Small-subunit ribosomal RNA, 5' domain from a Candidatus Peregrinibacteria bacterium, 480 nucleotides, folded computationally. Its mean pLDDT, the model's own confidence on a scale to 100, is 85.
Context: one part of a larger RNA
RNA sequence: GGGUUAACGCUGGCGGUAUGUCUAAUACAUGCAAGUCGAGCGCUCCGAUGUAAAAGUCGGAGAGCGGCGAACGGCUGAAUAACACGUUGGUACCUGCCUUGAACUCAGGGAUACCCCGUAGAAAUACGGGUUAAUACCGGAUAGUCCCGAAAGGGUAAAGAUUUUUCGGUUCAAGAGGGGCCUGCGGCCUAUCAGUUAGUUGGCGAGGUAAUGGCUCACCAAGACGAUGACGGGUAGCUGGUCUGAGAGGACGACCAGCCAGAAUGGAACUGAGACACGGUCCAUACUCCUACGGGAGGCAGCAGUAAAGAAUAUUUCGCAAUGGGGGAAACCCUGACGAAGCGAUACCGCGUGGGCGAUGAAGGUCGCAAGAUUGUAAAGCCCUUUUCUGAAGGAAUAAUUCUGAAUGUACUUCAGGAAUAAGCACCGGCUAACUCCGUGCCAGCAGCCGCGGUAAUACGGAGGGUGCAAGCGUUACCC
Numbered sequence: 001g002g003g004u005u006a007a008c009g010c011u012g013g014c015g016g017u018a019u020g021u022c023u024a025a026u027a028c029a030u031g032c033a034a035g036u037c038g039a040g041c042g043c044u045c046c047g048a049u050g051u052a053a054a055a056g057u058c059g060g061a062g063a064g065c066g067g068c069g070a071a072c073g074g075c076u077g078a079a080u081a082a083c084a085c086g087u088u089g090g091u092a093c094c095u096g097c098c099u100u101g102a103a104c105u106c107a108g109g110g111a112u113a114c115c116c117c118g119u120a121g122a123a124a125u126a127c128g129g130g131u132u133a134a135u136a137c138c139g140g141a142u143a144g145u146c147c148c149g150a151a152a153g154g155g156u157a158a159a160g161a162u163u164u165u166u167c168g169g170u171u172c173a174a175g176a177g178g179g180g181c182c183u184g185c186g187g188c189c190u191a192u193c194a195g196u197u198a199g200u201u202g203g204c205g206a207g208g209u210a211a212u213g214g215c216u217c218a219c220c221a222a223g224a225c226g227a228u229g230a231c232g233g234g235u236a237g238c239u240g241g242u243c244u245g246a247g248a249g250g251a252c253g254a255c256c257a258g259c260c261a262g263a264a265u266g267g268a269a270c271u272g273a274g275a276c277a278c279g280g281u282c283c284a285u286a287c288u289c290c291u292a293c294g295g296g297a298g299g300c301a302g303c304a305g306u307a308a309a310g311a312a313u314a315u316u317u318c319g320c321a322a323u324g325g326g327g328g329a330a331a332c333c334c335u336g337a338c339g340a341a342g343c344g345a346u347a348c349c350g351c352g353u354g355g356g357c358g359a360u361g362a363a364g365g366u367c368g369c370a371a372g373a374u375u376g377u378a379a380a381g382c383c384c385u386u387u388u389c390u391g392a393a394g395g396a397a398u399a400a401u402u403c404u405g406a407a408u409g410u411a412c413u414u415c416a417g418g419a420a421u422a423a424g425c426a427c428c429g430g431c432u433a434a435c436u437c438c439g440u441g442c443c444a445g446c447a448g449c450c451g452c453g454g455u456a457a458u459a460c461g462g463a464g465g466g467u468g469c470a471a472g473c474g475u476u477a478c479c480c
Stems, first nucleotide, its partner, number of pairs: 001480004006476005013351006019344002021309001026307003030304003035068003040065002043062007075262003085186003089182003093179003098175008106140001108138002115130006146155003160167002188234003195225003200222004205217003237259004241252004264285005287298004315341001317340003323337001324335004354384004364375004389417006398407001424469005429450003435464005445452002
């Protein structure tokens, strides 16, 4: 000098764009953050129509069965020195939805939730009996470009709905995108850590997996790693990048993007194309809450918000209008993703706090050799302007393509008013731009370094004047 997710002190007019718990991965009140589909299914209720009453038809609501989604999106960085990440190469693998191609979609069965009845319980909920449906479940048929097998041969599928022309279902092959696994190389400190290792290293066989593999197991062999730093300890999410620097390098990894990991702590599997699953299940632990004491409920490192900690970090806001996501044939529904607004000079950028003329160089202040000098064209005064400000009126774009605008009566435009609403902070001994007076008297104090202060202090405190930056200015902390 530059930089910062900064904080503190003094001060503070406006706008735009960004950004905002770096600490306790501490604990959390309350609300919301993942639903949707009646064009898969039966049932109950309500309204309209209809009828003598029904049936039927139309519309709406509810829980349930079923499907898809909930593995995305969002948050955090605790762990991790590791194939975790970056990059290179590979393959023994999987892949819902989507795209392409080929073939098929036949005939049946028995249950069950909801509902009704009953039982237990304070509740959470659980159990028994009875009735019913399906794109739920099951067996049968069919069978090739599928699977097993050397062959012969054997085995395996499906589901219907609908406004009647669409949406589906099954199998196989391929694609796209996604993922699993392996691998060469690369990136921290420490030797005051020198030896480490028995599933350890390799083989054969088996099990397991989507798949390779000591991944697991039986047996066999005795190997494997290490001063090119094994093993141990400390620290740390990694990268694209960011800051600095002429570069080489050094430091960092906020926001944004990619990958990884985690979801109170520890462990486990289930479902599923995909999880060993933040707002799923089970077990254990700690904590909090309810309880009729028998037993139950919970997990903000989602968005707001609260407490605590801290030098320190925001609203319990609006909207699905846009972009994107889930469901649906669609209408549409959901979406604290997202789009917006609010708060904070936290940062960057822009604008303003007026312009011109104006000397008797007014008054006042300060200094003074008492002549005057300086503040100073500064003020006053005169003439202007209206960015801002206040009031009034009009009023978008964002929606490319029909409808649809939260922000919003916002941005912007026009008119009116009136210099009106708007300047501070640090410094002035040298480094370092800027000097005098008074007070104090090694005191009070200053200080980044050198150093100032003991009676004439340009260094302390005040004043006048000046210098530098400016809605900021200084200080502190950290990096180059």